[in-house]
RNA sequence: GCAGAGUAGGAAUAUGUGCGUUAAGUGCCGUGCGGACGGGGAGUUGCCGCAUGGACGAAGGAAGAGCCGGAAAAGCCUUCCGCGGUAUAUGUUCCGCAUCCCGCUGC
Numbered sequence: 001g002c003a004g005a006g007u008a009g010g011a012a013u014a015u016g017u018g019c020g021u022u023a024a025g026u027g028c029c030g031u032g033c034g035g036a037c038g039g040g041g042a043g044u045u046g047c048c049g050c051a052u053g054g055a056c057g058a059a060g061g062a063a064g065a066g067c068c069g070g071a072a073a074a075g076c077c078u079u080c081c082g083c084g085g086u087a088u089a090u091g092u093u094c095c096g097c098a099u100c101c102c103g104c105u106g107c
Stems, first nucleotide, its partner, number of pairs: 001107004009095010019084003028054008039102004060081005066076002
């Protein structure tokens, strides 16, 4: 000098277990606080989390021993099939140090 590896994290997908379907969650915008960002150092207007405010906003259905009730219906409960830009765990694939300096591996 050339080439390369590796982080946090993110995305897609499969499976499992949950939550919601009485609308929380997800997604969008703002404010405040905090955190993380290859092995070392620095580190953003980028990333993540928490709190809070705002606008928007979805899909339920079936069956059943039982509870309630004089009975029926409704409701509760359970199961099944759906639905939700749903949570989480694991597997697979892909992306990936904002950036700067140094380091590591090979030539």